Model confidence (mean pLDDT): 87 of 100. A computed fold for a 350-nucleotide part of an RNA from an uncultured bacterium, annotated as small-subunit ribosomal RNA, central domain. The full RNA is in RNAcentral, with records from ENA, Greengenes and SILVA.
Context: one part of a larger RNA
RNA sequence: CUGGGUGUAAAGGGAGCGUAGACGGUUUGGCAAGUCUGAAGUGAAAACCCAGGGCUCAACCCUGGGACUGCUUUGGAAACUGUCGGACUAGAGUGCAGGAGAGGUAAGUGGAAUUCCUAGUGUAGCGGUGAAAUGCGUAGAUAUUAGGAGGAACACCAGUGGCGAAGGCGGCUUACUGGACUGUAACUGACGUUGAGGCUCGAAAGCGUGGGGAGCAAACAGGAUUAGAUACCCUGGUAGUCCACGCCGUAAACGAUGAUUACUAGGUGUCGGGAACCUAUAGGUUUUCGGUGCCGCAGCAAACGCAAUAAAUAAUCCACCUGGGGAGUACGUUCGCAAGAAUGAAACUC
Numbered sequence: 001c002u003g004g005g006u007g008u009a010a011a012g013g014g015a016g017c018g019u020a021g022a023c024g025g026u027u028u029g030g031c032a033a034g035u036c037u038g039a040a041g042u043g044a045a046a047a048c049c050c051a052g053g054g055c056u057c058a059a060c061c062c063u064g065g066g067a068c069u070g071c072u073u074u075g076g077a078a079a080c081u082g083u084c085g086g087a088c089u090a091g092a093g094u095g096c097a098g099g100a101g102a103g104g105u106a107a108g109u110g111g112a113a114u115u116c117c118u119a120g121u122g123u124a125g126c127g128g129u130g131a132a133a134u135g136c137g138u139a140g141a142u143a144u145u146a147g148g149a150g151g152a153a154c155a156c157c158a159g160u161g162g163c164g165a166a167g168g169c170g171g172c173u174u175a176c177u178g179g180a181c182u183g184u185a186a187c188u189g190a191c192g193u194u195g196a197g198g199c200u201c202g203a204a205a206g207c208g209u210g211g212g213g214a215g216c217a218a219a220c221a222g223g224a225u226u227a228g229a230u231a232c233c234c235u236g237g238u239a240g241u242c243c244a245c246g247c248c249g250u251a252a253a254c255g256a257u258g259a260u261u262a263c264u265a266g267g268u269g270u271c272g273g274g275a276a277c278c279u280a281u282a283g284g285u286u287u288u289c290g291g292u293g294c295c296g297c298a299g300c301a302a303a304c305g306c307a308a309u310a311a312a313u314a315a316u317c318c319a320c321c322u323g324g325g326g327a328g329u330a331c332g333u334u335c336g337c338a339a340g341a342a343u344g345a346a347a348c349u350c
Base pairs, nucleotide, nucleotide: 003322004321005320006319007304008303012318014201015200016199017198021194022193023192025088026087027086028085029084030083031082033081034080035077036076037075038074039073040072041071042070048066049065050064051063052062053061054060091191092188093187094186095184096183097182098181103177104176105175106174107173108172109171110154115149116148117147118146119145120144121143125136126135162169163168206247207246208245209244210243211242215241216240220236221235222234223233258317259316260315261314262313266295267294268293269292270291271290272289273288274287275286276285277284278283299306300305323350324349325348332343333342334341335340
């Protein structure tokens, strides 16, 4: 390389957009690059294969034929691929009419709770634990009432509910804004799928500058526990957590399952729409799209299990794997302020 694979054995890129490329609906006409076919030339000899022959046989040698799967030129065919032109509407997109949603960004705003401050009442404890102690408190704590300050998060609703490409998104209101879905069939007429490079987004932690800082809390300090206890438990507590702008670019970034399309028994929930019918007060029945769950047939699978949301059956494109360790290391390169990230070996060893 081929082959075989990628839920859990090695292996799906964290996600999207998209360039080159690869692949691509129905129909019709032309061309003839691929394709098929005829002819001619060439394809040295030896070697190879077949049939004969010569050395007593064989090896070896000689003769004839084949083959040399190729290339060039030329005549033809037009189904398929290609290409050029015409047409179509089932793919794709636009329009129109609707309803759903924690989709995004910005601004404003609300109540509960914690903490702190001030004032009142009030007196000796509070707090914490397995038990304690450190800690707080007669300079009046804890408790309770009233007022105030400030930051962060949004109980109930809440749901294998919803939305988003993924990361993720949850009080309420407003503004701006993206996408999906249903119905219709007016418009365009293959405009599609995938996507190496590339670009963009990307939890938490971390970094830079400036703010903010209630609670929580790495580090740190103290108290316990213990043989020890650089821990688990307790009392404190700084970065951080929050905001703005800029970096970082990684996660068990998981459905450990790439994207798209077609097709293949059923049953039962739920969410958003549509249609018909029956009741008409809720609603119910049947059906049809789109999502999200469970069970299950065929089939698949090493088994577990998957099973119209496939891990079944097929097709297209991309990514990745090829024994364990060494090692996601070394070196080099690129990126980064750094931390580090990306790419990524070998010796050796089993």
Its Rfam family is "Bacterial small subunit ribosomal RNA". Rfam links the family to the GO terms ribosome and structural constituent of ribosome.